[in-house]
RNA sequence: AGAGUUGGUCGAGCUAUCGCUUAGCUUUGCUAAGAGGAAAGUCCGGACUUCACAGAGUAAGGUGCCAGUUAACUGCUGGGGAACGUGAGUUUACGGAGAGUGCAACAGAAAAUAGACCGCCAAAUUGGUAAGGGUGAAAAGGUAAGGUAAGAGCUUACCGCUCAAAGUAACAUUUGAGGCAUUGAAAACCCCACCUGAAGCAAUGCCAAGUAGAGAUUAUAUUGUGUUACUCGCACAUAAUCAGGGUAGGCAGCUUGAGUACUUUGGUGACAAAGUACCUAGAUAAAUGAUAGCUAAAACAGAAUCCGGCUUAUAGACCAACUCUAUUC
Numbered sequence: 001a002g003a004g005u006u007g008g009u010c011g012a013g014c015u016a017u018c019g020c021u022u023a024g025c026u027u028u029g030c031u032a033a034g035a036g037g038a039a040a041g042u043c044c045g046g047a048c049u050u051c052a053c054a055g056a057g058u059a060a061g062g063u064g065c066c067a068g069u070u071a072a073c074u075g076c077u078g079g080g081g082a083a084c085g086u087g088a089g090u091u092u093a094c095g096g097a098g099a100g101u102g103c104a105a106c107a108g109a110a111a112a113u114a115g116a117c118c119g120c121c122a123a124a125u126u127g128g129u130a131a132g133g134g135u136g137a138a139a140a141g142g143u144a145a146g147g148u149a150a151g152a153g154c155u156u157a158c159c160g161c162u163c164a165a166a167g168u169a170a171c172a173u174u175u176g177a178g179g180c181a182u183u184g185a186a187a188a189c190c191c192c193a194c195c196u197g198a199a200g201c202a203a204u205g206c207c208a209a210g211u212a213g214a215g216a217u218u219a220u221a222u223u224g225u226g227u228u229a230c231u232c233g234c235a236c237a238u239a240a241u242c243a244g245g246g247u248a249g250g251c252a253g254c255u256u257g258a259g260u261a262c263u264u265u266g267g268u269g270a271c272a273a274a275g276u277a278c279c280u281a282g283a284u285a286a287a288u289g290a291u292a293g294c295u296a297a298a299a300c301a302g303a304a305u306c307c308g309g310c311u312u313a314u315a316g317a318c319c320a321a322c323u324c325u326a327u328u329c
Stems, first nucleotide, its partner, number of pairs: 001325010013294006020034006036300001040311002043309005048200004055232004060196005065079005080094001081092004095191002100189002103184002117133002119129004141159006160180001161178006167171001204252004215242005223237004259278008
């Protein structure tokens, strides 16, 4: 100097004038605040509300290496395996093929209750063999030596595999024992381990007003209904359909929170504990704006119960650490 990798910040602010909404007050005015990093997607997890004084089982669904963190999670942090990259790093649908079923085109003799096509040996139209050749992604562990009629873990050595001990574990290493099986794929069905009630702020609760506590049909205790997909249990006595009439108003839920910022301590880290300080939209057809100056203010884009994540979109500007290449000292 160039090319990269990972993580992060901003994406508007100040002054003046006028305007809108909420809260407070000494109230016909003043003060304070007022749309994001994703508010988007509705993907995941909850808080909260109701069913409900009742559960249990089956089904169904979800997760899937290990440990930790969290209110919880399929999130996050750290570690391990595999693959990719010169590297910093990136990705990961990463439990089980000896519980079972199904699949593996073509080739090949044969594809898992899978072997004898060529070959080798012998006592040769029969027997032995699976070491050699061939096909294939994959063919009864691999290499070498001994042994044999010829061969074979038949035996031995080194690998591979299984079990045990030591490190929390995944898993790596070391030591010891064992001749020793299990082709691939489960993002096929399945098995194993763990978890899961349903619906949702248009939840739900209260007040006021008004009409028709009027009508018809069906089922009804060996029955029906119940936030239950099914069965048992439990509770209740009504449930469903048709036609008709009244109402569409107001209040609460509604924003002080698993809250934010800083400091100290512990931890590799996510995070936790303690202390101090702060209060930052609550509309209801939908407020959060306009003008001027500094300065030109953007791209993606607008709150509706709230929170923790993930994913997607994003003009431009900036910061930190690390890797590789070239050159100079």
Overview:
Model confidence (mean pLDDT): 77 of 100. Bacterial RNase P class A from an uncultured SAR86 cluster bacterium, 329 nucleotides, folded computationally. The sequence was found by an Rfam model in a public genome assembly.